[in-house]
RNA sequence: AGAGUUCAAUCCUGGCUCAGGAUGAACGCUGGCGACAUACUUAACUCAUGUAAGUUGGAUGGGAAGUGGUGUUUCCAGUGGCGGACAGGUGAGUAACGCAUAAGAACCUGCCCUUGGGAGGGGCACAACAGCUGGAAAUGGCUGCUAAUACCCCGUAAGCUGAGGAGAAAAAGGAGGAAUCCGCCUGAGGAGGGGCUUGCGUCUAAUUAGCUAGUUGGAAAGGCAAUAGCUUACUAAGGAGAUGAUGAGUAGCUGGUCUGAGAGGAUGAUCAGCCACACUGGGACUAAGACACGGCCUAGACUCCUACGGGAGGUAGCAGUGGGGAAUUUUCUGCAAUGGGAGAAAUCCUGACGGAGCAAUGCUGCAUGGAGGUAGAAGGCCCACGGGUCGUGAACUUCUUUUCCUGGAGAAGAAGCAAUGACGAUAUCUGGGGAAUAAGGAUCAACUAACUCUACGUCAACAUCCGUGGUAAGACAGAGGAUGCAAGCGUUAUCCGGAAUGAUUGGGCAUAAAGCAUAUGUAGGUGUCUUUUUAAGUCCGUCGUCAAAUCCCAGGGCUCAACCCUAGACAGGCGAUGGAAAAUACCAAGCUGGAGUACGGUAGGGAGAGAGGGAAUUUCCAGUGGAGCGGUGAAAUGCAUAGAGAUCGAAAAGAACACCAACGAUAAAAUCACUCUGUUGGGCCGACACUAACACUAAGAGAUGAAAGCUAGAGGAGAGAAUGGGAUUAGAUACCCCAAUAUUCAUAGCCAUGAAUGAUGGAUACUAGGCGUUGUGCGUAUCAACCCAUGUAGUGUUGUAGCUAACACGUCAAGUAUCCUGCCUAGCGAGUACGUUCACAAGAAUGAAACUCAAAGGAAUUGACGGGGGCCCGCACAAGCGAUGGAGCAUGUGGUUUAAUUCAAUGCAAAGGUAAGAACCUUACCAGGGCUUAACAUGCCGCGAAUCUUCUUGAAAGAGAGGGGUGCCUUUGGGAACGCGGACACUGGUGGUGCAUGGCUGUCAUCAGCUCAUGUCGUAAGGUGUUGGGUUAAGUCCCGCAACAAGUGCAACCAUUGUGUUUAGUUACCAACAUUGAGUUUGGAACCCUGAACAAACUGCCGGUGAUAAGCCAAAGGAAGGUGAGGAUGACGUCAAGUCAUCAUGCCCCUUAUGCCCUGGGCGACACAUGUGCUACAAUGGAUGGGACAAAGGGUCGCAAUCCUGUGAGGGUGAGCUAACCCCAAAAAACCCAUCCUCAGUUCAGAUUAUAGGUUGUAACUCGCCUACAUGAAGCUGGAAUCACUAGUAAUCGCUGGUCAGCCAUACAGUGGUGAAUUCAUUCCCGAGCCUUGUACACACCACCCAUCACACUAUAGGAGCUAGCCAUGCCCGAAGUUGUUCAUUUGACCACAAGGAGGGGGAUGCCGAAGGCAGGGCUAGUGACUGGAGUGAAGUCGUAACAAGGUAGUCGUACAGGAAGGUGCGGCUA
Repeated sequence: AGAGUUCAAUCCUGGCUCAGGAUGAACGCUGGCGACAUACUUAACUCAUGUAAGUUGGAUGGGAAGUGGUGUUUCCAGUGGCGGACAGGUGAGUAACGCAUAAGAACCUGCCCUUGGGAGGGGCACAACAGCUGGAAAUGGCUGCUAAUACCCCGUAAGCUGAGGAGAAAAAGGAGGAAUCCGCCUGAGGAGGGGCUUGCGUCUAAUUAGCUAGUUGGAAAGGCAAUAGCUUACUAAGGAGAUGAUGAGUAGCUGGUCUGAGAGGAUGAUCAGCCACACUGGGACUAAGACACGGCCUAGACUCCUACGGGAGGUAGCAGUGGGGAAUUUUCUGCAAUGGGAGAAAUCCUGACGGAGCAAUGCUGCAUGGAGGUAGAAGGCCCACGGGUCGUGAACUUCUUUUCCUGGAGAAGAAGCAAUGACGAUAUCUGGGGAAUAAGGAUCAACUAACUCUACGUCAACAUCCGUGGUAAGACAGAGGAUGCAAGCGUUAUCCGGAAUGAUUGGGCAUAAAGCAUAUGUAGGUGUCUUUUUAAGUCCGUCGUCAAAUCCCAGGGCUCAACCCUAGACAGGCGAUGGAAAAUACCAAGCUGGAGUACGGUAGGGAGAGAGGGAAUUUCCAGUGGAGCGGUGAAAUGCAUAGAGAUCGAAAAGAACACCAACGAUAAAAUCACUCUGUUGGGCCGACACUAACACUAAGAGAUGAAAGCUAGAGGAGAGAAUGGGAUUAGAUACCCCAAUAUUCAUAGCCAUGAAUGAUGGAUACUAGGCGUUGUGCGUAUCAACCCAUGUAGUGUUGUAGCUAACACGUCAAGUAUCCUGCCUAGCGAGUACGUUCACAAGAAUGAAACUCAAAGGAAUUGACGGGGGCCCGCACAAGCGAUGGAGCAUGUGGUUUAAUUCAAUGCAAAGGUAAGAACCUUACCAGGGCUUAACAUGCCGCGAAUCUUCUUGAAAGAGAGGGGUGCCUUUGGGAACGCGGACACUGGUGGUGCAUGGCUGUCAUCAGCUCAUGUCGUAAGGUGUUGGGUUAAGUCCCGCAACAAGUGCAACCAUUGUGUUUAGUUACCAACAUUGAGUUUGGAACCCUGAACAAACUGCCGGUGAUAAGCCAAAGGAAGGUGAGGAUGACGUCAAGUCAUCAUGCCCCUUAUGCCCUGGGCGACACAUGUGCUACAAUGGAUGGGACAAAGGGUCGCAAUCCUGUGAGGGUGAGCUAACCCCAAAAAACCCAUCCUCAGUUCAGAUUAUAGGUUGUAACUCGCCUACAUGAAGCUGGAAUCACUAGUAAUCGCUGGUCAGCCAUACAGUGGUGAAUUCAUUCCCGAGCCUUGUACACACCACCCAUCACACUAUAGGAGCUAGCCAUGCCCGAAGUUGUUCAUUUGACCACAAGGAGGGGGAUGCCGAAGGCAGGGCUAGUGACUGGAGUGAAGUCGUAACAAGGUAGUCGUACAGGAAGGUGCGGCUA
């Protein structure tokens, strides 16, 4: 310090997530020792038991124990004193002077310290105790006795009160032999403690905006320690509040703690300060101090005891129990230390505290051994089978002993003589023993250090996020190995950080979330120049304070560390005080530049009122006229012989104002346009007279505010939501058409929204220009208008610097700065719900949450796509010719069937394809019969040569039984080939996966494209080059150009064919010559032909055109002319295209079977559908007879002539040929001659069927081909639709070959014969290429995507209500208690002393008053039949609204109606 995640890729915006630190933690696995810390965060829930506050006999009367007696013995219930207000616990309440900080004045203060004075004289009781007595108990009642440091009176008074005279008010003794000590009363002062007041600070929401009646003040009285409405009566009507009152929610506050670079954020356990509380509520008493945790009274809830009458209790002290909970310890020890209470003291008490126990809860330290040790052992894992790794790790040898076990010694902590140690069998030291007692958890796809194997198979699981898992998982599980921590390691929860993701430091708002629709203006904030004043803020110095602890730093102590001690520093704040005066502010006086006023001009659809005008439309009236008009893509509804439309004339009505007109004007915006006339607001320019900062912005507030809409009554021509018809359509609640209501217009009043946009708040200043335009000046010029030059106020365009994520902006800023204001903080839910305000309503404004997702979004890039545009090509269309689709048959496929109908191929790019040939074989399928190291390969052992042959059985495979036969090499051991038998490695598989693969192939496409290096542009993805102007079949070539070169494709090189030359002539050829039946032979080398080698074609030449280019057009020559023709040749890539059944191959699967052998069957089935073909439907034909002309092939397991024979297929014979020699072999159509058929289901067509034959082959039934005779279906040119072909092509005619015993071949591959028609052209269909444009697509339009409906789940709103809690109000009742009143009652001290009085108690009663009751109200929570929408959910329904011109451009506001997306009207916007 950053990283992952939106995309095909990029940059940005923006959220989500991770790495760090922390914790009073918990959970999982594991666990050796110590030191120091820490431990109910939940139920302020309930509590058994024990204990936590007593002490004092030197205050006191007594009692008891003990003793033989004495007494300086001991103990004790009472009375009295002091202490139980401290210490300890908890955080419920509290948003408060509660806390923090800094001040203040009107106060109190036991014990303590310093100091002054004093204590004289009297007196009365009550407990205890004794007796009697009530009660179960708790606990009383009556009578009597008694002491005090208990209580009372008188006297005295420094001080107190009062203006004064004067008045009120004290005391206690005890111990001691004594000095003396401890106390008592009353003053003054101090210390420490406490009470009170004030400034400032102290959480959330305005969907809490109004609050307050003792409330605010006054003077009086009361009351208090003290101030005070603290209380009461009277009086005035105040007081606090947008600088957030009041009410609501939440919360103890602080020092600090955690985090962070800091600013901050979060937090408030342990320790320390303060506050509050003590079962819940109320109350006072006592006291120096309480309204009192272990006190009292009372009400309530709960628990316990009870004799039912009545009583007792309060662990939020320490232990402990139950409960709650993810979760938090022992019913321990000691007062030795520190501290506290009492006491004169000894001493007693002390769950404060000191310690121990339990818990890895945390922090910190130590150990689990050190050294040597390669046969790199065994074993595990991996492997390329060679090895590698765990790994010097272990074993083994040697050493050490922290810990551990066991002996011994043994502290400090103890505090000025001694004694006193819970911890403590302590720490520590030391002897002995033995490596002995001691390692785990997490992770290993990326972030993030660390990788392989096995198993599983979108299952089980993992996962912080992205994601992993669908048969080769580095992501699940196991194993081996590795990494990083370590007595711990991980997970979960929470906080800070990263997050500049609430931005003061330190963010933004044109398009990403975000500028109010607009201006005016209040509070507020901010504010020109000069000179004074003051010193509020500011700055400087000093003082006080900011407790200790903590943090930091230095030193020291525990062996180190954690921890502890000492000292220092820090402590940003607050307060006090002194000073400075530049700038802010204040005071005062000026100035004119900001602002304004007056003056002179000026432009304008600025506003509002009145008057006038013509064109057009519609309607009505009249004339002419006579059949249609109107409307559309095409139609129809509609109008029209009752006279439309058309045309002409006259009239009426309402609304809007052509041309001018402009990127022009004006206005705050919304908006604003015929002409004229009044009224009126603002701007600009000029000149420079006046005022003198009067300014800017603007929360609330009030004002204006398109269209639609609402209310009232008018108006209503045209247009026109809704609605009704007509079309379109699968439907059409739409688009189109015919009608038509509200509305649109005006008046009066509402509404307050909009894509109210420049998606850009206002003001001021500064920062290059160029080119326009509007208003208005000035200079020049002119008779004048222009022109030219130069200011100013607007308004455009281009552009520098700069800025920006980019696009873009750019003196009219989105640049550089200042001031003020509004708004934003992921998407969805949602501008929704609830609440409130406004509105007649429609609705507007304000405005959430739960749930859910990991994205949503902006700009730009490359593609792809478009029912976008431009250019261009192709038998793509068109123009032709012939077919398919109809029939029969052949063949393939689907489907069905079957024991099996083996398998694969499925739009183009499967389907006469794999298959260049299924009767057996093939064969992979089925049934049955058999084999199991196997039909096949290699290795081992044994036997036998091999081989030939006979018989039995069987469907065959096979099984069984015989008979011949002994070979070759040899070092004599044996070996080679072959056969049989045996055991184990193996073998075998047309079994699976073409989505694990290689190879091969198809297709786009023989389309012209696809790329790279360097340079350059851009933040980048990428661009440029490759685009542009021409041209080409072509990214072919030329020119231009921030590109310049290059590669691969194109072309060419290759073979065939077309012409010629040379050469060679056998088996080919024959002109002349000879010869024959015949080029048969002699001969020849001219021709044909064949083989080889050359030549030839290049836009080369001429003309035109083009840019003087590339090229194109035409002509000549030429066998061939612009690639001569046709082949082979297939770029980068696409389709997870096809093939595991050609072959090869990973992995998986089968192994007496998914392998192998055999027989028979099947692949040939048949209602049907479909592809590809053949033959036809006839006369351009069919039939019969006769007569011609090819090319290219094949042939010895072969082709076969000739002759004989058969109607024929064929049979017999077998010359010749290993082929330019012989054979297949006849070419057929055409053409010629002659005859028949005469338009018909025929002398067309030939299917089907029957019989008889031939041939191949062991075999022809399933299931071959051929022949003969007979039979003679359908079919008379084929619907919608579809296919091929541009010249030797289509069409048509035969011939040959491969495979092959034969053949289902009408197929396929070749070969020649005859031999056309048409192409105007690129509008349209299909496909391809280039450029451009839009995009919400990138699996790329077979894309994406919207809404209703149906189903499931989830949260939420409403809801008749129901339930519960809280809060305040009014009334009733009124406990305890303070206080007041009263006197029927009672009374020791004092006065009187006779009655009585003062004072007190008790009672009664008044005010207040808790709990309780009643009533209505507010708030909150839970629940609720049913209802509403929302969200989520691999493959539901209906449509197709959006994204391309998305097929009617989209969208905002509004209104209407509609299953739904959505449609239409009106106005606006361009995104």
The prediction has a mean pLDDT of 84. This is a predicted structure of a 1471-nucleotide RNA (small-subunit ribosomal RNA) from Tamarix gallica. Rfam family: Bacterial small subunit ribosomal RNA. The RNAcentral record of the sequence draws on SILVA.